[in-house]
A computed fold for a 350-nucleotide part of an RNA from Viscum album, annotated as small-subunit ribosomal RNA, central domain. The full RNA is in RNAcentral, with records from SILVA. The organism belongs to Viscum, within Eukaryota.

Context: one part of a larger RNA
RNA sequence: UUGGGCAUAAAUCGUAUGUAGGUGACUUUUUAAGUCUGCCAUCAAAUCCCAGGGCUCAACCCAGGACAGGUGGUGGAAACUACCAAGCUAUAGUACGGUAGGGGAAGAGGGAAUUUACGGUGGAGUAGUGAAAUGCUUAGAGAUCGGAAAGAACACCAACGACGAAAGCACUCUACUGGGCUGACACUGACACCGAGAGAAAAAAUCUAGGGGAGCGAAUGGUAUUAGAUACCCCAGUAGUCUUAGACGUAAAUGAUGGAUACUAGGCACUGUGCAUAUCGACCCAUACAAUGUUGUAGAUAACGCAUUAAGUAUCCCGAAUGGGGAGUACGUUCACAAGAAUGAAACUC
Numbered sequence: 001u002u003g004g005g006c007a008u009a010a011a012u013c014g015u016a017u018g019u020a021g022g023u024g025a026c027u028u029u030u031u032a033a034g035u036c037u038g039c040c041a042u043c044a045a046a047u048c049c050c051a052g053g054g055c056u057c058a059a060c061c062c063a064g065g066a067c068a069g070g071u072g073g074u075g076g077a078a079a080c081u082a083c084c085a086a087g088c089u090a091u092a093g094u095a096c097g098g099u100a101g102g103g104g105a106a107g108a109g110g111g112a113a114u115u116u117a118c119g120g121u122g123g124a125g126u127a128g129u130g131a132a133a134u135g136c137u138u139a140g141a142g143a144u145c146g147g148a149a150a151g152a153a154c155a156c157c158a159a160c161g162a163c164g165a166a167a168g169c170a171c172u173c174u175a176c177u178g179g180g181c182u183g184a185c186a187c188u189g190a191c192a193c194c195g196a197g198a199g200a201a202a203a204a205a206u207c208u209a210g211g212g213g214a215g216c217g218a219a220u221g222g223u224a225u226u227a228g229a230u231a232c233c234c235c236a237g238u239a240g241u242c243u244u245a246g247a248c249g250u251a252a253a254u255g256a257u258g259g260a261u262a263c264u265a266g267g268c269a270c271u272g273u274g275c276a277u278a279u280c281g282a283c284c285c286a287u288a289c290a291a292u293g294u295u296g297u298a299g300a301u302a303a304c305g306c307a308u309u310a311a312g313u314a315u316c317c318c319g320a321a322u323g324g325g326g327a328g329u330a331c332g333u334u335c336a337c338a339a340g341a342a343u344g345a346a347a348c349u350c
Stems, first nucleotide, its partner, number of pairs: 006319001008303001015200001017198001021194003026087003031082001033081002035077009049065002052062003092188003096183004103177002106174004110154001114150003118146004125136002163168001206247006215241002220236003258317006266295004271290004299306001323350003332343004
C1' cells in the first nucleotide's frame, strides 16, 4: 500500500441546489504527458541469493555472478487514459401538443360545531366520577326556541390513493406560479454524474415586537385518591396554540436503507398518460412508458427479512464508524437576543 464493513450489531449528513475537485457515451484523426519497451549512465563496499574456492567440516573468509527495482538521458510503440481536430445521437437539455395533482404563496366566500352576550318559554337542579367533592345555579342555572358576535378547525368524499427535495400538503372559488409525466420526433450535440467548503429552504417547542384569543391547555390554584401524591381522575386556568415581521436550526427530521447509471424470473393490485377494439360512456382484454403497493424465484444475508422502488450483479462520487462507560461532557473556537446549536477530547474505569 492492498484486502473488511455502514436497514436492525459502531457507521448514510434530516433535505435538495451548486463552487473547487474526482469520475465520465460512441466514431475517426493528431500529439506522445501518463502507459509499455530497447539501449546508455548511475544508484560505494559489506549484507541477502546463486554457483565455485580456502581453513580436516562448520561458522567464517576469498574471488565471481545475479535477482528485485529507482532516477536521468536517448531511440521506439500507439491499444488504453489524456491532448488536438472533426463528426455522431442512445446521456442531458430546448421547442411544440397534451395531461393528472391536498405542489407553492395571495385574495375572496361557505356551512356544521363550540363558546359568549341578549331576548322568549320554563322552574330545580346541573356538571362530574370507580365513588365523590371543588365548580355553576331561585340575582332563574341546566334544558329548549330565536336572531347576534367571535376565533379556530375543515365531517362525509378518503384509498394499502395524489403531489412535493425534504420539512410537509385536504371546505369552495379566483388570478399568479414551480415541478412531474406523456406523445410525435423538430432542434442543440456530452452540454453529464457526484459534490469538500459555501449559500438555500427546514416539524414541534422556544425567543423578540405588534395583533388576536372560541376551544384546548404546560405553569399555577382547588377537589379527590393516597402512608405521602409536587402525579394519574375531576373543576378552573396563564403562557402557548392562530396571525404579521423577524430569530432559532434542532427531532425516533425513519424506509433507522446517501446520490447517479446499467444489467438480472414472474404473479396480483393501483395512479397518470398514450395506442388499439367499441356508435359514445362505464366495465373487460391486450400493450408502451412513468409512479405507488403487495407477494415471490435466482442471488446475496448472522438471521430476521431484502428481492427490477434490492439489502442482487457491477462502476463513479460524497458522508460517516473503529469496544462499553466517562460524554455529545470539559476546554477552546464559531454562531445565537437568550435558550442553546455546531465543532469536540483526555485522565480514569470495566